Overview
RNAcentral holds the full RNA, with entries from ENA and SILVA. This is a predicted structure of a 486-nucleotide part of an RNA (small-subunit ribosomal RNA, 5' domain) from an uncultured bacterium. Its mean pLDDT, the model's own confidence on a scale to 100, is 90.
[in-house]
Context: one part of a larger RNA
RNA sequence: AAUCAACGCUGGCGGCGCGCUUAACACAUGCAAGUCGAGCGAGAAAGCGGGGCAACCCGUGAGUACAGCGGCGUACGGGUGAGUAACACGUGGGUAAUCUACCUCCGAGUGGGGAAUAACCCUGGGAAACCGGGGCUAAUACCGCAUAAGCCUGGGAAGGGAAAGCAGCAAUGCGCUGGGAGAGGAGCCCGCGGCCGAUUAGCUAGUUGGUGAGGUAAGAGCUCACCAAGGCGACGAUCGGUAGCCGGCCUGAGAGGGCACACGGCCACACUGGCACUGAAACACGGGCCAGACUCCUACGGGAGGCAGCAGUGGGGAAUCUUGCACAAUGGGGGCAACCCUGAUGCAGCGACGCCGCGUGAGCGAUGAAGCCCUUCGGGGUGUAAAGCUCUUUCGGCAGGGACGAUAAUGACGGUACCUGCAGAAGCAGCUGCGGCUAACUACGUGCCAGCAGCCGCGGUAAUACGUAGGCAGCGAGCGUUGUUC
Numbered sequence: 001a002a003u004c005a006a007c008g009c010u011g012g013c014g015g016c017g018c019g020c021u022u023a024a025c026a027c028a029u030g031c032a033a034g035u036c037g038a039g040c041g042a043g044a045a046a047g048c049g050g051g052g053c054a055a056c057c058c059g060u061g062a063g064u065a066c067a068g069c070g071g072c073g074u075a076c077g078g079g080u081g082a083g084u085a086a087c088a089c090g091u092g093g094g095u096a097a098u099c100u101a102c103c104u105c106c107g108a109g110u111g112g113g114g115a116a117u118a119a120c121c122c123u124g125g126g127a128a129a130c131c132g133g134g135g136c137u138a139a140u141a142c143c144g145c146a147u148a149a150g151c152c153u154g155g156g157a158a159g160g161g162a163a164a165g166c167a168g169c170a171a172u173g174c175g176c177u178g179g180g181a182g183a184g185g186a187g188c189c190c191g192c193g194g195c196c197g198a199u200u201a202g203c204u205a206g207u208u209g210g211u212g213a214g215g216u217a218a219g220a221g222c223u224c225a226c227c228a229a230g231g232c233g234a235c236g237a238u239c240g241g242u243a244g245c246c247g248g249c250c251u252g253a254g255a256g257g258g259c260a261c262a263c264g265g266c267c268a269c270a271c272u273g274g275c276a277c278u279g280a281a282a283c284a285c286g287g288g289c290c291a292g293a294c295u296c297c298u299a300c301g302g303g304a305g306g307c308a309g310c311a312g313u314g315g316g317g318a319a320u321c322u323u324g325c326a327c328a329a330u331g332g333g334g335g336c337a338a339c340c341c342u343g344a345u346g347c348a349g350c351g352a353c354g355c356c357g358c359g360u361g362a363g364c365g366a367u368g369a370a371g372c373c374c375u376u377c378g379g380g381g382u383g384u385a386a387a388g389c390u391c392u393u394u395c396g397g398c399a400g401g402g403a404c405g406a407u408a409a410u411g412a413c414g415g416u417a418c419c420u421g422c423a424g425a426a427g428c429a430g431c432u433g434c435g436g437c438u439a440a441c442u443a444c445g446u447g448c449c450a451g452c453a454g455c456c457g458c459g460g461u462a463a464u465a466c467g468u469a470g471g472c473a474g475c476g477a478g479c480g481u482u483g484u485u486c
Base pairs, nucleotide, nucleotide: 001485002484003483005482006481007480008479009478012358013357014356015355016354017353018351019350020316025314026313027312029311030310031309034072035071036070039069040068047060048059049058050057051056079269080268081267089193090192091191092190093189094188095187098186099185100184103182104181105180106179108177109176110175111145113143114142120135121134122133123132124131125130151160152159153158165174166173167172195241196240197239202232203231204230207229208228209227210226211225212224213223214222244266245265246264247263248259249258250257251256271292272291273290274289275288294305295304296303297302322348324347325346326345330344331342332341333340334339361391362390363389364388371382372381373380374379395427397422398421399420400419401418405413430475431474432473433472434471435456436455437454441470442469443468444467445466451458452457
């Protein structure tokens, strides 16, 4: 000098930041990913109105709600740092060894058929979670046929492979299929770079290479069969320990050293371990299956769950916040749109945790009140300090007005910021130190006791070093202490 700090004493206001460093411990509750009726079929009820003696019927509610099929999204955004010493990261390259939904551009097409199935109805089983049988139905769901510029396979001959409609009176718009280009994104490979230990010296069997095959979007022992016997290592292999990496941050004149919290990029993980499915992309935090530990429900047969999302709880700990408001802005998903969703985000709350700014008054005022302290008893100090007089009103308080952020509309923040007025010095100072280092000294108490202490060292009867008081020094809404780094 610095700090994600903590602790002690103290504490007025504001702005901007930051806030579980420990148990990647366990989690009650609510919310955090939906949306589209302009893809499709189906389709209530309450209420209200009318009719009827009534049961009930009709209209409306409403093609609404709740569901279902289908599409897109759910691989983003958000969290965490466990694992990882690795092409994980950084940097520079390669990919003629590759993929890319949505978006943009180019040019080509969009013809004709078919068979199902949820929802629904009937029915069976189950405590539940749910599961089964029969029957009906639609589509931008599914399957053929036709066509194929370009595309794919092939040395060639040749062979293979598409499509979906919807809205609108219409114009047209939104889509769909195959291909090319782009943008952005991603996979894979390579050079170089960045921890400790040799009290770890040898390591290796898919191991190293080849041939063939499989596999992938794609090269490859990536996988497999066979063949060969290789490959790595004191330029530190292997093993062990530690650790997410970087931009950066702190320190320092620099070289260097330390750190990896916030913000940004990349990676990894999502109760623990494994696995695949769907998909353009996942081996998928709020998807699935299996196993395990744990918790919960159960009719004991069987089921349900995963906060390292935002709040919040218990626990651990020296220690780290509200179960808040809003989608107004920015951004994201869906939708032609209206709009819906969004604990991303924007704000507010709590905490002197940090940085910065401001205030707690200003001027005059005595050879100088009182009190307190010291004293050589003369006096000295506190001290212009107070009182008193004159003045001001920042901050805070009260009252009135009241935004920008929002392009026509729309403001959570917020009656906030800000402006104006009113009252009144009125409501606002502490903490640490005073032996030397080091700025600041006396008195009393204590008597190697009680205690202090960063180092040197103080204390055993006059202690500037302990405790208290007065005085003084330093900093000031803070001041000290402790931890850590340079």